Predicted 3D model of a 1456-nucleotide RNA (small-subunit ribosomal RNA) from an uncultured low G+C Gram-positive bacterium. Model confidence (mean pLDDT): 82 of 100.

[in-house]
């Protein structure tokens, strides 16, 4: 895009079309084929006339019935004629001369019609109707008797007829056709009508011709399956005969043995064919409904009759199935005609009107018949047309929806105003279709008048493809979905709403076909790696084929002729108001056939040529093949000698061998297999493949030459041969190796990898198998298209004394590379380039190289080779990452080297778990666990129990009411919150209205540590202070991307240098900042005190000073700057000098692009959701402190480098007013009393401790260790019971250095020692800082962990915590096998054998004609019945074939 459509929602009108695609299923009822009286007889009825009878009587009228005649009309039946073979329906069958297009018929027929010629004479006997009798339920018969014809029969006449004889011209496919001329025999007929006796009518008979229609024949075309490869006995042909309108095995007898087939016979499946229709640019593909042509069929099967025509839809006979009637004896029927019914189905109309038109049948005609046809009805089923209003109209109304709350949108849309009248409603007129009459449609089309915006819009869609977006609801639910895919709490994808988009009386969905699809490729594809080259050769058919000349004209090309029906289609006109629709003219109909030409090309024919191909001659290389012989090394075994304890084997071992003497070593022997070095991307072969040496036989190749043949060529479906290894059969052989097997190891296991053994096999002979990653994953042949460089074989030139060498060339074999090509990788004269020829093969993945079938094989198995079902991918090449028990380089307390710990104990603290009313919440590998928490007795507090409050504990605003509210004292109730009472104090401004302020009440709202860190901001952790991460322009690539950023060096560093299709730049690194180490300047109080002075028991205590220390401001200093060496004349590195400091001096702050949906909604902020007399708020008490247990982080120890006692020395950072608190006094002590000084370089904290000096302890569960517990106290605080810290006395647990494992640290570091601070009423073993003492070790980068760069592989990309394979278990699905069971189909053999045609037959019957005759027959002939026979449908029996369905069980496959 299309449709004979269907379904869902919706539906105003008209025109034109169209409507059982399924059950060729069954059919009630009505209709669909009759007509002719001008062919015929009889009957009936009507009318007229006449006659006679009866009745009534107004005696000539009426009525009734009867009879006769006649005319005209009518009715049904019969004889007869024509029609019924057309028209109408359907598509079952049919793969065929069925259809199509073109021919032939010299092998034919043709009623009615047209033209022409001739004729229509004379006789005859029957029969239906009818009547009577009779059988039957009926349908339907039977017998007897009568009658007519355009029914039937005889005779006559007769040809250009038929059958014979004769056979001229002419034509011919050479068979024949043709028939002049002459001649023999045979064959016709019907009448009717009339204006009435002669014809202008209708008919009849014979013949010729035409027209129309039909039959038959031929070449060509017409679906799928080869898992259908062979088929055929009337089969193929001939002769004679029969049959037909006619040819013919159409039939028959005989003879011959043919005929068809890979150019697809036979068989199976499916199917009416065509003009056309749909689609497509076309070529094609699909289709065959309506209309037209042809065919076939008419309940199923068979058969003939009649006829011009049928083997006959509305005829006959027979058989079968079904239905109906029946008196059970027997009969009737055939909608695939029009309507209609049932049924089937997703689905398809009225039991309508009319013969008015067109057409058909009959008839002289009038006319009759006609479900053909013309119309109407039903169905939006399709196409076409029209309408559902038009103009103005902004306050941009209301309402809806959204909102950032400003507004936006619906939207000029509505309302409103002004109009119009298509459609519609009412009324009126009123056709054409019909050239005389006749109109179903139809009072229709059309026209006029009137009324009034009134009666007339839906459907689908809005994530992308694809035009069109928001809100709410839902929460992987409900649902959507054509593909991709949406939905798990902010869904533009579900549902609804608003808005929008598209189409519109329709819109969507489903189905089917074509297109897009170059996705079967003729036009117009491919096969190295994506699917796809046969394992290789040889060769049949076939396809294709070198140069020159001649002829022919099959292909080819051109002209003409015929045909290619009409309709359809295209163009131009015309008719319905337009269009759809219809009509006319033209075109088209690409084809087929005939005919006339052309001769280049292909083909054919004849002749020649040598370049393709082959032969000869002269040479050459070679693991080419087959057979026979022969050689040495090595392994193993046997014998003997020497010799002794191991050997062997492995990562390490063990099994194994060995004192019965192994291994080792020497000598001798046996046997089998394979041939080191040479040896080489060297050679040979078609491929598989071929390797010691000699020999016999033998194939192919190359080079040179140009003697010979003269296209002999290339490819090659089938066929045939060869064909690694393994395997099979038979017989040998068997050293080594070695499936299976055994043992030992390894391992969680180890039916493996490793080891010790070891059977088939490996070897030979003869056969079979026929497959491989049989690979260059690249079929063969020919020609052409830059080069360079190896190598093997040959030839030539040059050179040379001869060589080497150099150059040219042919053949083979490699590498690199241009053009070209390719998706890229790559290929590139050995093409995957450019062309031609031939063969093979491919068409998404899986199922599956499976099943079934066939075929080959001894078997194993091979070859050929599907489908159901299932998925939306599978795959190729390349890119960037990530990863690797890949590689290279490098770094880090990463390992190593060291020091000290943890893990064991007790305790502290955090976590898990458990418990609980609650043990609030968060944090979970590193990167949670002395974390949030820099400090839970109340508070904190978020948790629990209980008691209260509800505009609230807190904020803002509004309306109303009140005037104080509040503070203080005391008391009562209560656990308290709270409530009540009481005492004292108490407002401010004012324009006097009120306001500020406070309380009460009502409402907006407050409040939430409620949820979501996976909706977020902010903040933080981590990789990681690792050296990386990017951009612009350019260049390369089809592209993703690459380059830069890689490479050579170097660095802590993408730090720097060099090189480079790159050149630059940014964020990171470094530096800039702070601190510390040195120094200078400035400044000296609270700091300092060298000098001077004074003073003290003593002290910078005082004067004084600022030199020093120090303080705190500003500078200086360090930059690989200098020297030497190394390095590439670089960067840099190594060493040195100087220097307080040396190569980043030490430390800190500082954290690139990003990763982890990392952490945090409980710091804060915040979207959405949730609660609102509670999830808010307040109070008391409790809990966060629980305790069989497990883990993390710490403290203290286990002691003598120590504990205890006494004495004594030296810091730094800090803090201090609700504070630090000196001196002094009291207390054993914690502490208490007192309160000097100090808002601090001034005073206090403050004792530093380890250390040093001295003493004691003597290796023990201790004078170690201090847990636990008891008693007594202190401090803070309303309050230490749950639940604080400290002191004294007493008690004195575990623990004697810690398993597997694991942590920190590279120098002022580890270790060790004490001090300060934050938080804080009180409470540190934690945290953050400070100083004191002060080590050991680093060979080095193999390994563990983490990281960086380059490279490589990848089937990974939520990226190795990836991906992914198979069994088993479960569910579902389709398929195969299966003992069988059940249908169908087409044949075959035999039996039976209807109707019917044909043939035969006798002692049956027998109008016309003939003969005979006694006048009634008899005989003959045609014919008929019966019987017999051939053929023969249905049916029966039987064994096979084929194809389906089903089947316990079973097999693999698919999906989850």
């Nucleotide at each position: 895009g299309a449709c004979g459509a269907a379904c869902g929602c919706u539906g105003g009108c008209g025109g034109c079309g169209u409507g059982c695609u399924u059950a060729a299923c069954a059919c009630a009822u009505g209709c669909a084929a009759g007509u002719c009286g001008a062919g015929c007889g009889a009957a009936g009825c009507c009318u007229a006339u006449g006659a006679a009878a009866u009745a009534g009587c107004u005696u000539g009228c009426u009525a009734u019935a009867u009879u006769a005649u006649a005319u005209g009309a009518c009715u049904g039946a019969g004889c007869g004629g024509c029609g019924a073979a057309c028209g109408g329906g359907u598509g079952a069958g049919u793969a065929a001369c069925a259809c199509g297009a073109g021919g032939g018929u010299a092998a034919u027929c043709u009623g009615c019609c047209u033209g022409a010629a001739a004729g229509c004479c004379u006789g005859g006997g029957a029969u239906a109707a009818c009547a009577g009798c009779u059988c039957g339920a009926a349908a339907g018969g039977g017998c007897u008797g009568c009658u007519a014809a355009u029914a039937c029969c005889g005779g006559a006449u007769a040809a250009u007829g038929u059958c014979g004889a004769u056979g001229a011209a002419u034509c011919u496919u050479c068979g024949g056709a043709g028939g002049a001329u002459u001649u023999g025999a045979c064959c016709a007929a019907a009448g009717c009508g009339c204006u009435a006796u002669g014809u202008a009518g209708c008919g009849c008979u014979u013949u010729c011709a035409g027209a129309u229609g039909a039959g038959c024949c031929c070449g060509c075309g017409u679906c799928c399956c080869a898992u259908u490869a062979g088929c055929u006995a009337g089969u193929u042909g001939g002769u004679g005969g029969g049959g037909u309108a006619a040819u013919g095995g159409c039939c028959u007898a005989c003879c011959a043995a043919g005929g068809c087939g890979a150019c697809g016979a036979u068989g199976g499946g499916u199917a009416g064919c065509c003009g056309g229709u749909c689609u497509g640019a076309g070529a094609g593909g699909a289709u065959g409904g309506u209309c037209g042509g042809c065919c076939a069929c008419a309940c199923u099967g068979g058969g003939a009759c009649u006829g011009a025509g049928a083997c006959a839809c509305g005829g006959c006979c027979c058989a079968g199935a079904c239905u109906c009637c029946u008196a059970c004896g027997g009969g009737a029927g055939g909608c695939a005609g029009c309507a209609g019914u049932g049924g089937g189905g997703a689905a398809u109309u009225u039991u309508g009107c009319g013969c008015a038109a067109u057409g058909g049948g009959g008839g002289c005609a009038a006319c009759c018949c006609u479900g053909a046809c013309g119309c109407a009805g039903c169905g939006a089923c399709g196409c076409c047309g029209c309408g559902u209003g038009a103009g103005c109209g902004a306050u941009g109304a209301a309402g809806g929806c959204c909102u950032u709350c400003g507004g936006g949108u619906u939207g000029u849309a509505a309302a409103g105003c002004u109009c119009u009248g298509u459609c519609u409603a009412g009324g009126g007129g009123g056709a054409a279709g019909a050239u005389a009459g006749u109109g179903a449609c139809g009072g229709u089309a059309c026209c006029c008048c009137u009324g009034g915006a009134g009666g007339a819009a839906g459907c689908c869609c809005c994530g992308g493809c694809u035009a069109a977006c928001u809100a709410c609801g839902u929460g992987c639910c409900a649902g959507c979905a054509g593909c991709c895919g949406c939905g798990g709490u902010a869904a533009g994808a579900c549902g609804u709403a608003g808005g929008g988009g598209g189409c519109a009386a329709g819109c969507g969905u489903u189905g089917u076909c074509c297109g897009g699809a170059a996705u079967u490729a003729c036009u117009g594809g491919g096969c190295g790696u994506a699917a796809a080259g046969g394992g290789c050769a040889u060769g049949u058919a076939g396809g294709c084929g070198g140069c020159c000349u001649u002829u022919c004209a099959a292909g080819u090309c051109a002209g003409c002729u015929g045909u290619g029906a009409a309709a359809u289609c295209c163009c131009u006109u015309g008719g319905c108001u337009c269009a759809a629709c219809c009509a006319a003219g033209g075109g088209c109909u690409u084809g087929c056939a005939g005919u006339u030409g052309a001769a280049a090309c292909u083909g054919a024919u004849a002749g020649g040529c040598u370049u393709g191909a082959g032969u000869g001659c002269a040479g050459a290389a070679g693991a080419g093949g087959a057979g026979g012989g022969u050689g040495g090394a090595a392994u193993u075994c046997c014998c003997g000698g020497u010799g002794u304890a191991g050997c062997g084997g492995u990562g390490a071992a063990a099994u194994g061998c060995g004192u019965a003497g192994a291994u080792a070593u020497c000598g001798g022997g046996a046997g089998g297999a394979a041939c080191a070095c040479c040896g080489g991307u060297g050679g040979c072969g078609a491929a598989g493949g071929c390797g010691g040496c000699c020999u016999u036989c033998u194939g192919g190749u190359c080079c040179g030459u140009a003697a010979c043949u003269g296209a002999c060529g290339c490819u090659g479906a089938g066929g045939u041969g060869c064909g690694a290894a393994a395997g099979c059969u038979a017989g040998g052989g068997g050293a080594g190796c070695g499936a299976a097997c055994a043992g030992g190891a390894u391992u969680a296991g180890a039916u493996a990898c490793c080891c010790u053994g070891g059977u088939a096999g490996u070897c030979c002979u003869a056969g079979c198998u026929g497959u491989a990653a049989a690979c260059g994953c690249u079929g063969g042949g020919u020609a052409c298209u830059a080069g360079g460089u190896g190598u093997a074989g040959g030839g030539g030139g040059u050179u040379u004394a001869g060589a080497c060498g150099c150059c040219c060339u042919c053949u083979g074999u490699g590498c690199c590379g241009u053009a070209g090509u390719u998706a890229a990788c790559g290929c590139a004269u050995u093409a995957a380039g450019u062309a031609c020829c031939c063969c093979g093969c491919c068409u998404g993945g899986g199922g599956a190289g499976u099943a079934c079938g066939a075929u080959c094989g001894c078997a194993a198995g091979g070859u050929u080779g599907a489908a159901a079902c299932u998925c939306a991918a599978a795959g190729g090449a390349a890119u960037u990452g990530a990863c690797g028990g890949g590689g290279g380089c490098c770094c880090g307390c990463a390992c190593a080297a060291g020091c000290g710990g943890u893990g064991g104990a007790g305790c502290a603290u955090g976590u898990g778990g458990u418990u609980u009313a609650a043990u609030u919440c968060g944090a979970c590998g590193c990167a949670a666990c002395g974390c949030g928490a820099a400090g839970a007795a109340c508070c904190u507090u978020a948790c629990c129990a209980g008691g209260g409050c509800u505009u609230g504990a807190c904020a803002u605003c509004u309306g109303c009411c009140u005037g104080a509210c509040g503070u203080u004292u005391u008391c009562u109730a209560g656990a308290g919150a709270u409530a009540g009472a009481u005492u004292a104090c108490u407002u401010c401004c004012u324009u006097c209205g009120g306001g500020a302020c406070a309380g009460g009440u009502a409402g907006a709202c407050a409040g939430g540590u409620g949820g979501u860190g996976c909706a977020u901001g902010g903040u933080u952790g981590u990789c990681g202070u690792c050296a990386g991460c990017u951009c612009g322009u350019g260049u390369c690539g089809u592209g993703a991307g690459a380059u830069g950023u890689u490479g050579g060096g170097u660095u802590a560093a993408g730090u720097c240098c060099c090189g480079c299709a790159a050149c630059g730049a940014g964020c990171g690194c470094a530096a800039c900042c702070c601190u510390u180490a040195u120094u200078c300047u400035u400044a000296g109080u609270u700091g300092c005190c060298a000098u001077c002075a004074a003073g003290u028991a003593a002290u910078g205590u005082u004067g004084g000073g600022c030199a020093c220390u120090c303080u705190a401001a500003g500078g200086a200093g360090a930059c690989u700057g200098c020297c030497g060496g190394u390095g590439a004349c670089a960067a840099a590195c190594c060493g040195g000098a100087g220097g307080a400091a040396g190569g980043u001096g030490g430390g800190g702050a500082c954290g690139a692009c990003g990763u982890c949906a990392a952490a945090u909604c409980a710091u804060c902020a915040u979207g959405c959701c949730c609660c609102u007399u509670a999830u808010g708020u307040u109070c008391u008490g409790g809990g966060c402190u629980a305790c069989a247990c497990a883990c993390g982080u710490g403290c203290u120890a286990c002691a003598a480098u120590g504990g205890c006692c006494g004495g004594u020395a030296c810091a730094a950072c800090g803090g201090g007013a609700c504070g630090c608190g000196a001196c002094c006094c009291c207390g054993c002590g914690a502490g208490g009393g007192u309160g000097a000084g100090c808002a601090a370089a001034u005073c206090c904290u403050a004792a530093a401790a380890a250390g040093c000096c001295g003493g004691u302890c003597c290796c023990a569960g201790u004078u170690c260790g201090g847990a636990u517990u008891g008693c007594a106290g202190g401090c803070u605080g309303a309050a230490a019971u749950u639940c604080g810290c400290c002191u004294g006395c007493a008690u004195g647990a575990a623990g004697u250095c810690g398993g597997a494992a694991u942590c920190g640290c590279u120098a002022g570091u580890a270790a060790u020692c004490g001090c300060g601070g934050a938080u804080c009423a009180g409470c540190a073993u934690g945290c953050c800082g400070c100083g004191g003492u002060g080590a050991a070790u680093a060979c080095g980068u193999u390994c563990c962990c983490g990281g960086g760069c380059c490279u490589u592989g990848u089937a990974c990309a939520c990226a190795c915590c990836g991906c992914c394979c198979g069994u088993c278990a479960c569910a579902c699905c389709a398929c195969g096998a299966a003992a069988g069971c059940u249908a169908g189909c087409a044949a075959c053999a035999c039996c039976c054998g209807a109707a019917g045609c044909c043939g035969g037959u006798g002692a049956c019957c027998a109008a016309a004609c003939c003969a005979u005759u006694u006048a009634c027959u008899u005989g003959g002939a045609a014919g008929g019945a019966g019987c017999c026979g051939u053929c023969g449908a249905a049916g029966g029996u039987g064994g096979g074939g084929u194809c389906a369905g089903u089947g316990a069980u079973u097999g693999g496959g698919g999906u989850g």